Model confidence (mean pLDDT): 81 of 100. This is a predicted structure of an 87-nucleotide RNA (c-di-GMP-I riboswitch aptamer) from Paenibacillus allorhizosphaerae. Rfam family: c-di-GMP-I riboswitch aptamer. Its family is annotated with cyclic-di-GMP binding in the Gene Ontology. Taxonomically the source falls in Paenibacillus (Bacteria, Bacillati, Bacillota, Caryophanales).
RNA sequence: CUCGAUAAACGGCAAACCUGAUGAAAGUCAGGGACGCAAAGCUAAAGGGACUACAGUGUCAUUGCACAAUGUCAGCCAGCUGCCGAA
Numbered sequence: 001c002u003c004g005a006u007a008a009a010c011g012g013c014a015a016a017c018c019u020g021a022u023g024a025a026a027g028u029c030a031g032g033g034a035c036g037c038a039a040a041g042c043u044a045a046a047g048g049g050a051c052u053a054c055a056g057u058g059u060c061a062u063u064g065c066a067c068a069a070u071g072u073c074a075g076c077c078a079g080c081u082g083c084c085g086a087a
Stems, first nucleotide, its partner, number of pairs: 012037002017032006035075001041080003047077002049073003056067004
């Protein structure tokens, strides 16, 4: 000097739940709050998987049932990028 792992350090994010707003819903946003996370940073038809079904289609005498995502989830897997770095 390079590689690299953990400890350590500076810090970071924010589950459930509560309140308000929004959406048909899944969910999202804001405030509070911390279960946890070494990527809990980014990427959502054009990697996989999961969730919802307003409108629509089919069925049904009707309430209903089924199908279905360019809607939603990155804190499901995955891809890309990144801080510190003793012994």